[in-house]
């Protein structure tokens, strides 16, 4: 330093699924919320999982370890709104490289 890479914390974008049902709380009573159970559903928080691929073992092709994702599973999460959301962008800090 107008450079590279990770990382933090705001700014904008930001998707998919029942404003499902039944009890209870909460209320003077209803709503709205809030819990808990029940079927249905989403995948883009986190989480698991698997390849080429390397590595060792040897039983000669098997075995065992490592190892992506926006695949895949749906555990957590979520299914009007609001909050959340992977990535994205443009730009700020602190740090490591390089020069």
């Nucleotide at each position: 330093u107008a450079c590279u890479c990770g990382u933090c914390g705001a700014c904008u974008g930001g998707a998919g699924a029942g404003a499902g049902g039944u009890u209870g709380g909460c209320c003077u009573a209803g709503a709205c919320c809030c819990a808990a159970c029940c079927c249905a559903c989403c995948g883009a928080a986190g989480g698991g999982g698997c390849a080429a691929u390397g590595c060792a073992g040897u039983u000669c092709u098997c075995u065992g370890c490592a190892c992506a994702a926006a695949c895949u599973c749906u555990c957590a999460g979520g299914u009007a709104g609001c909050c959340g959301g992977a990535c994205a962008g443009a730009g700020g800090g602190a740090g490591a490289g390089a020069c």